Predicted 3D model of a 1452-nucleotide RNA (small-subunit ribosomal RNA) from a metagenome. Its Rfam family is "Bacterial small subunit ribosomal RNA". The coordinates come from a structure-prediction model, not an experiment, and the mean pLDDT is 84. RNAcentral holds the sequence, with entries from SILVA.
């Protein structure tokens, strides 16, 4: 520091996702050690049990025990009294607040214990608990009465000083203080003792602590915009330690708020912590500071301090005890329990240390604290060296090997850890005292021992193979994997990463410059308000002086400690921790500077405005007025149509239309002029005239003197449509009616036609209100128009015309610059300044709810749940278009012959069948694989057999040469069973071995079984179309372009020219083959013979070479000459980059899978030949250009020894006999046929046509029944030229005619060749089909057989409305009203003082008033849950209906 993901690819915009760090975490798998930290984030839910605050006998009287020298002493402590219990410890519910932080103020305050200073500590009195007696009660507890002490309580004295009242002085302030002083009034005390002290009272000061006030800071929502009655202030009074509406009475009417009041929601605040380069963002566990709370709510008491966690009273909820009368309780202290939850520990030890309370002290208390226990935060270790037969084993394998891997074993060494034993701390101070702890550490011995997992391995992202699975099971952070060869699932091996941990999940920051202060944008990606006016606010010309708020600077104070950074010290190191320094604030104060901004005062004229003189204009409002046209009405002429469309029809018209003439009515709009011309802020404005009126521009430089710019809210204007009321209504024309079109047509087209369009008045307030570009100012190359002024010059008598400048407007091109690109470019989208508005992924949605405006329609403001990984912009290459242009092809057209109808042959589909084997499927399957299924072929079916096999190789054991010939039984055969004969190889002395065969057995064979979507090879097709690319250069950010486009030309990207291209490659052409002319050579089997014909070979010939014209002095084209042939001479072979997952696993080859007494193999028979039908390719015909009969002429390519087979003979014939000749220019096949000549038939189902069938034969073959071909005789079907549609062919072609060959035992209407006869037509490129090039649009890229929209139906999800139902929160009103303070208190009670007493004073109580928690009643506001039904939305594989959009998307 970036990366993945939108596309066929590209650049940009933009979201989503990942890699990092962090955590009080949880979950999964795993887990050896030590140190340090840390541990209920949820129910401020409820709590059993124990402990967490006591202490003092040196305040006091008793009691109990021990002791005594009998004086007493010691110990313990229930009570009175003192101090403490307001600290320490817990929690974060409440609180958006002076609660907190920071800086100030307190002249408005308090302070026990402690320290210092000053002055005192005198004289008396009355009670009371304990205790005794007694009573009530279950208990808790209480009552009565009697006795007693004090450092408890009370009275009096004294007063340095203190307090209060009335004065004076001084001083200061905004103002009462402080200080000095006169007078008056008032208030203290406690003792104890070991005689050292410890206490007590008053006053002053200090330290530390606290109360109050205040500037600034600090959450979200404006769909919370107005709030406020003690409210704001004053006077008085009360209250408090103290100011204050803090409380009360009266008076005034204020106070707060867009710089966000009030309301709602959320939340303890801070130091800090996490992250980040920083600025920021998030957070507030542990530690520290502050606050708040202590079951919930209220209240006060005591006290220096509380409205009090382990105090009191009351109310409420809950729990417990109870004798039912009544009582008790408060773990958010430490442990612990239940509950909740994904989840959070021991009912431990000790006061040894640190600290706290009490005490003179000893000491006591201390769940504060120090330690230990349990539980995966950070740090350390889990060995080192050597060791190749590269062991065994695992995995992979191309079977060679590779890998785990020096890894292991083995050998050597070490001992952090472990085990055993020994020793043994620091923490403890002058001394005693150690919970931790026999711990840490140290020493000795033993032995590599006691110690490795987790995640991942498609890309991002380090790490790859095998098997299993087969869109299943599953994975997944994003993109995405899985449908039979998965590096993505599962397992294994291996690898990578981290390591006592590793992953996952959750959350935060980062990456994200993706809220942009640092640091973004707004023409088309999201985003400029429809336009103006102007308020607050923001910003603001030149110059002078002052000031010092901002600004800069120096110093002072503060910013607790911890933390952070740096340095340094201590634990082995680190974490941790000690010390020192630094950083950290928009902080406060004092002083200084005076540029800039602000403020104050003054001056100026360049901004702005006014004046004066001119100018243009559809600028606005009102009134009037004009002609053309449409329609309607009247009359006339006139007759059958008119109108409308792609074509029609509806409509109108014989009751007279349309057409035409004249006259009239009415409404609306203003042709020509008219122009990227003008005016206006925008919306918008168009005949002419008049009136009223706004703005702009030019010239001038007289006046004012910054008066300016922008502008949240506000106010005004604002097309069309729409609404309200009243008019008006010619034309046009939503809705509606009719006619067409159509599968339908709710549309497009046609005929009608109502609102509306028009006017007046009032609403509405929106538009693609667009330049998709806010307003203002300044600056920044050129060039060319146009409009309005103005200045100068020239021409002209003049009207006028022309030229060069200046200013305002409006256009075009274009430099720099900008931009993702397109493009913009002085009218900026350039460079700067000021202000406003707006944006932050797509959908949901400009929607819901709320508010507000509106008569309504609706407008403005404006979410969320849920869902997707994209949605977009510009440009590129293709493809496509019912876009355009150019061109080609038997593509159409012009012709000839067909097919489609019939019969038959063949193939296919379908059907059938035991089987009808399999493949091929638009063109590019269908006489195709098949160049030939009776058996075989054969792959299919039925039946019968075989199992190392019909075929290959090897091993082991046994037998035998191998082999040949020939029986028998059974059987359909194969096979099974069983004989006979013959044969006798090579080496070796023998035993035996070799070769070969058989039997048994093991490896294996075999498969036309599957996958052509795993493949090779081959093939088809576009297409013999003219295209497809590359190198270098150049252009572009890039995809890519250029070249290859353009102008000509060609069959051709063929050639020429131009040109940021220059060249090159694969294609085209040529080279190759055969045909056509000719020369030469050679020649048997050709020829009767020979120079010739013919056959073979080698050459020549044609190249736009020559001439004329056209053309650009080009390429080339047109015509001509010569020539056998002329512009590629005709034909063949030859098929670019690629496309169709095209075809073929059944031709062959081949990966993988499947099968192995069967999916292999053998045999017999059957089937592939079936037959209601449908299609395709053919044959034969339908006849006279013919059929039949007789005669007669002329070919070429081929083939032949398991062959072709002559003559001759037999047979009507197929054929048979025969066997000459020929391994072929020799012989044979072999007759060519159409043709020609003669005859006959005469238009008919025929002397046409030949299907079908019968009989008799022939041939091949083991065998013609299923199922061959041929012959003869007989039979004689359909068919009389073929609907829609469709095929081939442009010259030796089509058509017609026959001949050969391959396959083959036999079988050819098919295939492939050969020759014979031998045409017609092409104006032309509008149209159909296919293709090439350029261009254009595109939302397509699986590429139009594309993409894609909406309703409906089904399922799931979230959400709005909803009769309502049901919770929570809050305030208000009324009623009731506990405790308690305060006030009253005439009744009751009453030790201290006064009084001789009576009594008084004072106090207490009952009772009572205000306030008052809570409760009750009633309505209200806000906010949840739920609800029949209902609305739309999102998503879901192939559902239904249509075709709206993307191409001119077929109506832009």
């Nucleotide at each position: 520091a970036g990366a993945g993901u939108u596309u066929g690819a590209u650049c940009c915009u933009g979201g989503c996702u990942c890699a990092g760090g962090a955590u009080g975490a949880a979950c999964g798998c795993u887990g050896g050690c030590g140190g340090c930290g840390u541990g209920c984030c949820u129910a401020a839910c409820a709590c059993a049990u124990g402990c967490a605050a006591g202490u003092c006998g040196a305040a006091c009287g008793g009691a109990u025990g021990c002791u005594u020298u009998c004086g007493g002493g010691c110990a313990u402590u229930a009570g009175u009294g003192g101090c403490g219990c307001a600290c320490g410890g817990g929690u974060g519910a409440g609180u958006a607040a002076c609660a907190c932080g920071u800086g100030g103020c307190u002249g408005a305050c308090c302070u026990a214990c402690c320290u210092c200073a000053a002055a005192g500590u005198a004289a008396g009195g009355g009670a009371u608990a304990a205790c005794g007696u007694u009573c009530c009660g279950a208990a808790a507890g209480g009552g009565a009465u009697g006795c007693u002490a004090a450092u408890a309580c009370c009275u009096u004295a004294u007063a340095a000083g203190c307090u209060c009242c009335c004065g004076g002085a001084u001083u200061u302030u905004a103002g009462a203080a402080c200080u000095c002083u006169g007078g008056g009034a008032g208030a203290a005390a406690a003792g104890u003792u070991c005689c050292g002290g410890c206490g007590c009272u008053u006053u002053g000061a200090g330290a530390g602590g606290g109360g109050g006030c205040u500037g600034c800071g600090a959450g979200c929502c404006a769909u919370c915009a107005g709030c406020u009655a003690u409210u704001u202030g004053g006077u008085g009074u009360g209250g408090u330690a103290a100011c204050g509406g803090c409380g009360c009475a009266c008076c005034a009417a204020g106070g707060c708020g867009a710089c966000g009041a009030c309301g709602g929601c959320u939340a303890g605040g801070a130091g800090g912590c996490c992250u980040g380069a920083g600025a920021g963002g998030g957070u507030g566990a542990c530690c520290u500071c502050c606050c708040a709370c202590a079951c919930u709510g209220g209240a006060a008491c005591u006290g220096a301090g509380a409205c009090a966690c382990g105090g009191u009273c009351c109310a409420g909820a809950c729990u417990c005890c109870u004798a039912c009368g009544g009582g008790a309780g408060g773990c958010a202290g430490c442990a612990g329990u239940g509950a909740g939850g994904a989840a959070u520990a021991u009912u431990g030890c000790a006061c040894a240390a640190u600290g706290g309370g009490c005490g003179c002290a000893a000491g006591c208390c201390u769940g504060a604290u120090g330690c230990a226990g349990c539980g995966a935060c950070g740090c350390c270790g889990u060995g080192a060296g050597u060791g190749a037969u590269g062991a065994a084993g695992g995995c992979c394998u191309u079977c060679g090997g590779g890998u785990c891997g020096u890894a292991a074993a083995g050998c050597u060494c070490u001992u952090u850890u472990c085990u055993a034993g020994g020793u043994g701390a620091c923490g403890a101070g002058a001394a005693u005292g150690g919970a931790c702890g026999g711990u840490a550490g140290c020493c000795u011995a033993g032995g590599a021992a006691u110690a490795a997992g987790u995640g991942u391995c498609g890309g991002c992202u380090a790490a790859c193979u095998a098997c299993g699975u087969g869109c299943c099971a599953g994975c997944a952070g994003c993109c995405g994997c899985g449908g039979u060869a998965a590096a993505a699932c599962g397992u294994a091996g291996g690898a990578c990463a981290c390591a006592a941990g590793c992953g996952u999940u959750a959350u935060c920051c980062g990456g994200a410059g993706u809220u942009a202060c640092u640091g973004g944008g707004c023409g088309u990606a999201a985003a400029g308000g429809g336009c103006g006016u102007g308020u607050a606010g923001g910003c603001g010309g030149a110059u002078u002086u002052g000031u010092a708020a901002g600004u800069c600077u120096a110093c002072u104070c503060u910013g607790a400690a911890a933390g952070c950074u740096u340095c340094u010290g201590g634990c082995u190191a680190a974490a941790c921790u000690g010390g020192a320094a630094g950083a950290g604030g928009c902080g406060a104060g004092u002083g200084g500077a005076g540029a800039c901004u602000g403020c104050a005062a003054g001056u100026c004229u360049a901004g702005a405005g006014u004046g004066a003189g001119g100018a243009a204009g559809a600028g606005g409002a009102a009134a009037g007025u004009g002609g053309a046209a449409u329609u309607c009405c009247g009359c006339g002429u006139g007759u059958a149509g008119u109108g409308g469309u792609g074509a029609a029809a509806u409509g109108c018209g014989u009751a007279g239309a349309g057409a035409u003439g004249c006259g009239g009515a009415g409404g609306a709009a203003c042709a020509c002029c008219a122009g990227u011309g003008g005016c206006g802020a925008a919306a918008g404005c168009g005949g002419c005239u008049u009136u009223c009126u706004g703005g702009u521009c030019c010239u001038u430089a007289a006046c004012u003197g910054a008066c300016g710019c922008u502008g949240a809210g506000g106010c005004g204007c604002g097309a069309a449509a729409g609404c309200a009321u009243g008019g008006g209504g010619a034309g046009c024309g939503a809705a509606c009616g009719g006619g067409a079109u159509u599968a339908g047509a709710a549309a497009c087209c046609c005929c009608g036609g109502u609102a509306g369009u028009c006017c007046a008045u009032g609403c509405c307030g929106u538009a693609a209100a667009c330049g998709a570009u806010g307003u203002u100012c300044a600056c920044u190359a050129a060039a060319c128009g146009u409009u309005c002024g103005u200045c100068u010059c020239c021409c002209g008598c003049g009207a006028g015309g022309g030229a060069a400048g200046c200013g305002g407007g409006u256009g075009u091109u274009g430099a720099a610059g900008c931009u993702a690109a397109c493009g913009c470019a002085g009218u900026a989208a350039g460079u700067g300044a000021a202000c406003c508005g707006c944006c932050u992924g797509g959908g949901g949605a400009g929607u819901a709810c709320g508010g507000u405006c509106g008569c309504a329609a609706g407008g403005c403001u404006a979410a969320a749940a849920c869902u997707c990984a994209a949605a977009g912009g510009a440009a590129u290459u293709g493809a496509c278009g019912g876009g355009g242009g150019a061109c080609c092809g038997c593509a159409c057209a012009a012709g000839c012959a067909g097919c489609g109808g019939a019969g038959c042959g063949u193939g296919u589909g379908g059907u059938u069948u035991a089987a009808u084997u399999c493949g091929a499927g638009g063109c590019u399957a269908c006489a195709c694989g098949a160049a030939g299924a009776a058996c075989c072929u054969u792959a299919c079916c039925u039946a019968g057999g075989u199992u190392u096999g019909a075929c290959a190789u090897c091993g082991u054991a046994g037998u035998g040469a191998a082999g040949u010939c020939u029986g028998c039984g059974u059987g359909a055969a194969a096979g099974c069973g069983u004989g006979g004969a013959u044969g006798u190889c090579c080496c070796g002395c023998a035993a035996g071995g070799g070769a070969c065969a058989c039997u048994a057995u093991g490896a294996c064979a075999g498969g036309u079984g599957c996958u052509g979507c795993a493949u090779g090879g081959c093939u088809g097709u576009c297409g013999u179309c003219a295209g497809c690319u590359c190198g270098u250069g150049c252009c572009g950010u890039g995809a890519g372009g250029u070249g290859u486009u353009c102008g000509g030309u060609u069959a051709a990207g063929u050639c020429c020219g131009c040109a940021a291209a220059c060249g090159a490659g694969c294609g085209c052409a040529a080279c190759c083959c055969a045909c056509g002319g000719u020369g030469c050579c050679a020649g048997u089997u050709a020829c009767a013979a020979g120079u010739g014909u013919c056959u073979g070979g080698c050459g020549c010939g044609a190249c736009u070479g020559c001439c004329c014209g056209u053309g650009g002095c080009a390429a080339a084209c047109g015509g001509g000459a010569g020539g056998a042939a002329g512009g590629u001479g005709g034909g063949g072979a030859u098929g670019a980059c690629g496309u169709c997952a095209a075809g073929u696993c059944a031709g062959c080859a081949u990966g993988g899978c499947c099968u192995u007494u069967a999916u292999a193999u053998c045999u017999a028979g059957g089937g592939c030949u079936a037959c209601a039908c449908a299609c395709a390719c053919g044959c034969u015909a339908c006849a006279a250009u013919g059929g039949c009969g007789c005669g007669u002429a002329c070919a070429a390519u081929g083939g032949g020894u398991c062959g072709c087979g002559a003559a001759c003979c037999u047979g009507c014939g197929a054929a048979g006999g025969g066997g000459a000749g020929c391994c072929a220019a020799u012989c044979c096949u072999a007759a060519a046929a159409a043709g020609c000549g003669c005859g006959u038939c005469u238009c008919a189902g025929u002397u046409c046509a030949g299907a079908u069938u019968g009989c008799a034969g022939g041939c091949u073959g083991c065998a013609a029944c299923c199922c061959g071909c041929c012959u003869g005789c007989a039979u004689g079907a359909a068919g009389u030229u073929g609907g829609a549609g469709u095929u081939g062919c442009u010259a030796g072609u089509a058509a017609c005619c026959g001949c050969g060959c391959g396959u083959c035992a036999g079988c050819a209407u098919a295939g492939u060749g050969c020759g014979g006869u031998g045409a017609a037509u092409a104006c032309g490129u509008u149209c159909c089909c296919g293709g090439u090039c350029c261009u254009u649009g595109u939302a397509c890229a699986c590429a139009c057989c594309g993409c894609c929209c909406g309703u409906c139906a089904c399922g799931u999800c979230a959400u709005g409305a909803g009769a309502g139902c049901u919770g929570g929160u809050g305030a208000c009103g009324c009623c009731u009203g506990a405790a308690g303070u305060c006030g009253g208190g005439a009744a009751g009670c009453u030790a201290a003082c006064c009084g001789c007493a009576a009594g008084g004073g004072g106090g207490c109580u009952a009772c009572u008033g205000c306030c008052g928690a809570g409760g009750g009643c009633a309505g209200c506001a806000c906010u949840g849950g739920u609800g029949a039904u209902u609305g739309g939305g999102a998503c879901g594989a192939a559902g239904u209906c249509g075709u709206a959009a993307c191409a001119a998307g077929g109506u832009a």